The part of an RNA shown here (large-subunit ribosomal RNA, domain II) has 698 nucleotides and comes from a Candidatus Omnitrophota bacterium. Its mean pLDDT, the model's own confidence on a scale to 100, is 84. Rfam family: Bacterial large subunit ribosomal RNA. Rfam links the family to the GO terms ribosome and structural constituent of ribosome.
Context: one part of a larger RNA
RNA sequence: UCCGACGAGUUACUGUGCGGUGCAAGCUUAACCCUUCUUAAAAGGGGAAGGCGUAGCGAAAGCGAGUCCUAACCGGGCGAACAUAGUACCGUAUAGUAGACCCGAAACUGAGUGAUCUACCCAUGGCCAGCGCGAAGCUCUUCGAAAGGAGAGUGGAGGUGCGAACCCUUCAGUGUUGAAAAACUGCUGGAUGAGCUGUGGGUUGGAGCGAAAGACUAAACAAACUCAGAAAUAGCUGGUUCUCCCCGAAAUAUUUCUAGGGAUAGCCUCGGAUAAAUUGAAUAACGGGGGUAGAGUUACUGAUUGGGUUUUAGGCCCAUACUAGGGUGCUAGGCCCAGCCAAACUCCAAAUACCGUUAUUUUUACUCCGGGAGUAAGACAAUGGGGGCUAAGCUCCAUUGUCUAAAGGGAUUCAGCCCAGACUGUCAGCUAAGGUCCCUAAGGAUAGGCUAAGUGGUAAAGGAUGUGGACUCACUAAGACAACCAGGAUGUUGGCCCAGAGGCAGCCAUCAUUUAAAGAGUGCGUAACAGCUCACUGGUCGAGUGAUUCUGCGCCUAAGAUGAACGGGGCUUAAGCCUAUUACCGAAGCUGCAGAUUUAUUUUGCCUUCGGGCAAAAUAAGUGGUAGGGGAGCAUACUUUAAUGGCUGAAGGCGUACCGUAAGGAGCGCUGGACGUUAAAGUAGGGAUUAUGUCGGA
Numbered sequence: 001u002c003c004g005a006c007g008a009g010u011u012a013c014u015g016u017g018c019g020g021u022g023c024a025a026g027c028u029u030a031a032c033c034c035u036u037c038u039u040a041a042a043a044g045g046g047g048a049a050g051g052c053g054u055a056g057c058g059a060a061a062g063c064g065a066g067u068c069c070u071a072a073c074c075g076g077g078c079g080a081a082c083a084u085a086g087u088a089c090c091g092u093a094u095a096g097u098a099g100a101c102c103c104g105a106a107a108c109u110g111a112g113u114g115a116u117c118u119a120c121c122c123a124u125g126g127c128c129a130g131c132g133c134g135a136a137g138c139u140c141u142u143c144g145a146a147a148g149g150a151g152a153g154u155g156g157a158g159g160u161g162c163g164a165a166c167c168c169u170u171c172a173g174u175g176u177u178g179a180a181a182a183a184c185u186g187c188u189g190g191a192u193g194a195g196c197u198g199u200g201g202g203u204u205g206g207a208g209c210g211a212a213a214g215a216c217u218a219a220a221c222a223a224a225c226u227c228a229g230a231a232a233u234a235g236c237u238g239g240u241u242c243u244c245c246c247c248g249a250a251a252u253a254u255u256u257c258u259a260g261g262g263a264u265a266g267c268c269u270c271g272g273a274u275a276a277a278u279u280g281a282a283u284a285a286c287g288g289g290g291g292u293a294g295a296g297u298u299a300c301u302g303a304u305u306g307g308g309u310u311u312u313a314g315g316c317c318c319a320u321a322c323u324a325g326g327g328u329g330c331u332a333g334g335c336c337c338a339g340c341c342a343a344a345c346u347c348c349a350a351a352u353a354c355c356g357u358u359a360u361u362u363u364u365a366c367u368c369c370g371g372g373a374g375u376a377a378g379a380c381a382a383u384g385g386g387g388g389c390u391a392a393g394c395u396c397c398a399u400u401g402u403c404u405a406a407a408g409g410g411a412u413u414c415a416g417c418c419c420a421g422a423c424u425g426u427c428a429g430c431u432a433a434g435g436u437c438c439c440u441a442a443g444g445a446u447a448g449g450c451u452a453a454g455u456g457g458u459a460a461a462g463g464a465u466g467u468g469g470a471c472u473c474a475c476u477a478a479g480a481c482a483a484c485c486a487g488g489a490u491g492u493u494g495g496c497c498c499a500g501a502g503g504c505a506g507c508c509a510u511c512a513u514u515u516a517a518a519g520a521g522u523g524c525g526u527a528a529c530a531g532c533u534c535a536c537u538g539g540u541c542g543a544g545u546g547a548u549u550c551u552g553c554g555c556c557u558a559a560g561a562u563g564a565a566c567g568g569g570g571c572u573u574a575a576g577c578c579u580a581u582u583a584c585c586g587a588a589g590c591u592g593c594a595g596a597u598u599u600a601u602u603u604u605g606c607c608u609u610c611g612g613g614c615a616a617a618a619u620a621a622g623u624g625g626u627a628g629g630g631g632a633g634c635a636u637a638c639u640u641u642a643a644u645g646g647c648u649g650a651a652g653g654c655g656u657a658c659c660g661u662a663a664g665g666a667g668c669g670c671u672g673g674a675c676g677u678u679a680a681a682g683u684a685g686g687g688a689u690u691a692u693g694u695c696g697g698a
Base pairs, nucleotide, nucleotide: 001698002697003696004695005694006693011098012097013096014095015094016093017092018091019090020089021088022087023086026052027051028050032046033045034044035043056063057062066078067077068076069075101239102238104236108229109228110227111226112225113224119203120202121201122200123199124198125197126196127195128193130162131161132160133158137154138153139152140151141150142149143148166190167189171186172185173184174183205221207217208216242633243632244631245630246629247628252265253264254263255262256261266375267374268372269371270370271369272368273367279365280362281361282360283359284358285357286356287355288354294348295346296345301342302341305338306337307336308335309334310333311332313331314330315328316327317326318325378403379402380401381400382399383398384397385396386395387394408419409418410417423595424594425593426592428591429590430589434585435584436583437569438568439567443582445581446580447579448578449577450576456571462556463555466553467552468551469550470549472547473546474545475544483540484539485538486537487536489513490512491511494508495507496506519534523532524531596623597622598621599620600619601618602617603616604615605614606613607612634687636684637683638682639681640680641679642678643677644676645675652671653670654669655668656667658665659664
């Protein structure tokens, strides 16, 4: 990992709702007793104690269709009236109490078992090769007056040195499903000591023991192990077994020692009720309130730019005998003109939305009562906003949509985008979004433009005689623009400055003359001149030229790590872009044909306890679906009753092209060799691809 078997909403009691049965203003027995030929945990008979209901109100005494409050109600609370409905049992749904759908803790408590491991202690034993260093003391010699010292020898101290046994384990390598649940190899530490060790004994679970590491207490210790309380508890994770039909959510609000859990409401479902009504919804018209978008700012509040004016407001300066006066790049205002802003401004002011009335359409969709839920982690998109950086596949609100719980077509691929909501079948048709050269279904469609960049088929500020369109202005047959030929002069080297300054370093001025025209000079150049050139003019030529603006499509800007910026091939008067037209393709959409089923209404037939039920048709509207609610069935084991099959072959097994919408059910053949099947009821240890499920096998 696979296969097989086992494996999870049960049972009791007590409530509540619904369904059924009996009796009914009543219903019902419990323990217990008796009987027995529907054999027995049963059935029948007895047993009225008790329970619920028929009357309530009051704390109660109590009173009673009333009662309580009160001294008392014209009062108020709870009741009665209207005539009603209960009760016992069965089934089912759900709740409570119990292990309460199943498996799963770490833990807590109690009683015991452990110191053969290990920690420490007690008693009694054992062990430590060899070689060094050489303390005290002692002896001899010697110095000294003495105290005392020196030397040699002897001696053999020491938590002393080196180093085996022994004890330990520093570093490295190997080992890591090992040879080994801690080792091996090499190296290393201690090795007469706080040493090592044998045997026996002692101390223990909130306790022991600890040269102290939370270490050790039998391969496990921040509280051992065994059994019990015990099926502890688990707002957490996982799992929870057959089918079809109808409806179908939520991810919000309030609150919570609450935030991944609950309670109440909201949203779903089932049953019942109410008048076809002043119910609901949609659309239209009419009537409303509002202060948002916008706009405005001489209509307020606040902000704000420039100017004017003004102040018997202040400061400073000038001037001044005083009173006055003048000025102001100062401070603070008022008024006027022009300009400008606002979520917490408004003289104004929409569209929507909301409320109401009427009409039309729909036809119960509304509301109320009761049973059962799930949900209370939402996601993205569009729009209006707050936070953030007008960042985020960010975060928080509001409105709508989709996904969630929605398949199908499109977007190469792609929950949340576009189209569209799948009852089933069909080798029929029409369309949506999107497409029609090939891959690939359908136009190399039609008409008119644009683009040359493979732009299309990524991107900005910025830049550019790319190119199309529109307007305006200027020059132009009195000849423009470009090119070529010629001229481009004189006073004058203007004045100043300066070594020089002659159009052309710099400063000032920038006139006049001759002219077709020519600046006191546009640039290059010289030390300064010179020289070249431009403006300007004539000629040649012969038709458009130059400039600003707006706009369509393009260009540059444009560098990244495997090769990747149309899905690919490939595409250029397109197979690109814009405008218009027409045909076709294209989905589970719509239509045709056939069929199934739900709900409502109607018809017919059969049955009926007259309430209704069943069957067959017709019409209308439906039939995606997670959590979840409701309904109807299939299969398994056993029981009762009835019927029936079987050695001329039961169950079981293997095979099979049949039937049923499904769970499923027959028939036949082979095998097998003795028990089954059907109908109506009933009872449940009643259905497994999943729980790191349990056991067995491979």